Notes: The prediction has a mean pLDDT of 84. Predicted 3D model of a 477-nucleotide part of an RNA (small-subunit ribosomal RNA, 3' major domain) from an uncultured marine bacterium. It matches the Rfam family "Bacterial small subunit ribosomal RNA". Rfam links the family to the GO terms structural constituent of ribosome and ribosome. The RNAcentral record of the full RNA draws on ENA.
Context: one part of a larger RNA
């Protein structure tokens, strides 16, 4: 001086109570352990690994297995020789790669020759996702968006050190006040920064359409307009500023008013000294060790997709607030020219002709679904639920057998709200319903976003858990 107490005191936080909804049981979808296996490549291992690295494992990815190849090497730089580069057909073979063959002679030149490229040689190297993350840099988590860590100068104290930072109030906050052998100062808190919530000013296109006309079966089609919606720049707005109360006459707190918005308005970026030899040598870099006709490099297949199990995460249900057929209504936020596709007309369908129109506020994706009007199921393993499974098909792609994703027809399995446990969540959240999108030739129950409807509780802080600040104990450091 720290840590740590089934020690005390104050204080927070979906920690707990109050509630709303799951998860632990089905079946399925994805990870992981085990086990198997020629390989099932490798990492990630309590919070803080398990839908994670992986924003796309048929091939390639690829790092592994198995068989066939090659050794100056798929790749750089530097020598020597030959040849323009590039091309055409054929044999062998799974392919890699062997054999043989046609055509071309090009660009610059001081004619000695050079650039660029191929071949084929000789060492110098090259390669390595091999190993060490306890040699590292660099990103990363996690404690934690917690309120903390520290320094100068003075002062105490023999010294480690203390003080400052600690009292009494206050705050989300070491946030302000006040006290005060301290007084200043830095990193952090918070402001500065984007985005939404009100209005103004600016400016009208490919948004828009109140008022004035034209027009259609209808439509901002059209002439025109800038009001309004929106767009996309800039500026107002909120500061405990007014007004009352409590306090210490403070900081600050409670009420009120105005106001779209109130006391950090709601969300984001942003993460202090550290901590855990925490995570990555397989993103990248790098020490050091290892291989060097193999731990390098090339092709084919075939794994990563197995399955007595056993766990995380989800996805779909177990029905009437609901299944299922019929009309009908309102988004937002993205991507599109190797690209996104209209109308039309073929198929029940999945799609398949077709092509218009768009390098986009102008076309296209692209019908939003929950929702709302009506029809019908009546408690039923069902008109609940769709898993397997059999047939028949579609679309990408050289290629779906191992191993794609969808459609139709049949087929209809567990499942009747889940044991002990456990988890999210406090307002436009939950819970619950659809769209986009990145990766992608195909594939999405996963991920990041988007809008639609939209609740219930919070008495309290005594008890589980995690934090903070004083004190106390201590054979611990």
């Nucleotide at each position: 001086u720290g840590a740590c107490g089934g020690g005390g005191g104050c204080c927070c936080g979906c920690a707990c109570a109050a509630g709303c909804g799951g998860u632990g049981g089905a079946g399925c979808a994805u990870g992981u352990g085990g086990u198997u296996u020629a390989a099932u490549u490798c990492g990630a291992u309590g919070c803080a690994a398990c839908g994670c690295g992986a924003a796309a494992a048929a091939c390639c990815u690829u790092a592994c297995c198995u068989a066939c190849c090659c050794u100056u090497g798929a790749c750089a730089u530097c020598c020597c020789g030959u040849g323009a580069a590039c091309u055409u057909u054929c044999c062998a073979g799974a392919g890699a790669u062997g054999g043989a063959u046609u055509g071309g002679u090009g660009c610059c030149u001081u004619c000695g020759g050079g650039a660029a490229c191929a071949c084929g040689g000789u060492g110098a190297c090259a390669g390595g996702u091999g190993c060490u993350g306890c040699a590292u840099g660099g990103c990363u988590g996690u404690c934690g968006u917690c309120a903390g860590c520290u320094c100068g100068u003075g002062u105490c104290g023999u010294g480690a050190g203390a003080u400052g930072u600690u009292g009494g109030g206050u705050u989300a906050a070491g946030u302000c006040c006040c006290a005060u052998a301290a007084c200043g100062a830095g990193c952090g808190c918070a402001a500065c920064c984007c985005u939404u919530g009100u209005c103004c000013u600016u400016a009208g296109u490919u948004g828009c359409c109140a008022g004035c006309g034209c027009g259609u079966a209808a439509u901002g089609g059209c002439g025109g307009g800038g009001a309004c919606u929106c767009u996309a720049a800039g500026g107002a707005g909120a500061c405990c500023g007014c007004c009352g109360g409590u306090g210490a006459u403070a900081a600050a707190c409670c009420g009120g008013a105005g106001g779209a918005a109130g006391g950090u308005g709601g969300g984001g970026a942003c993460g202090a000294c550290g901590u855990c030899a925490a995570g990555u040598c397989a993103u990248c870099a790098u020490g050091g060790c290892c291989c060097u006709u193999a731990u390098g490099g090339g092709u084919a297949g075939g794994g990563c997709u197995a399955c007595a199990c056993a766990c995380g995460u989800g996805c779909u249900a177990c029905a009437a607030u609901g299944g299922u057929c019929g009309g009908u209504a309102c988004a937002g936020a993205g991507g599109g020219u190797c690209g996104c596709c209209a109308a039309a007309c073929c198929g029940c369908g999945a799609g398949g002709u077709g092509g218009a129109g768009c390098u986009a506020a102008u076309c296209c994706c692209a019908g939003a679904a929950a929702g709302c009007c009506g029809g019908u199921c009546g408690u039923a393993g069902u008109c609940c639920g769709g898993a397997u499974u059999g047939g028949a098909g579609u679309c990408u792609g050289c290629a779906a057998c191992u191993c794609g994703a969808c459609u139709c027809c049949a087929u209809g399995a567990a499942g009747u709200c889940g044991g002990a446990a456990u988890c999210g969540c406090u307002a436009g959240u939950a819970a619950u319903c659809g769209c986009g999108a990145a990766u992608c030739a195909g594939c999405a129950u996963g991920u990041c976003g988007c809008g639609g409807u939209g609740a219930a509780u919070a008495c309290g802080u005594u008890c589980c858990c995690g934090g903070g600040c004083c004190u106390u104990g201590u054979a611990c450091a």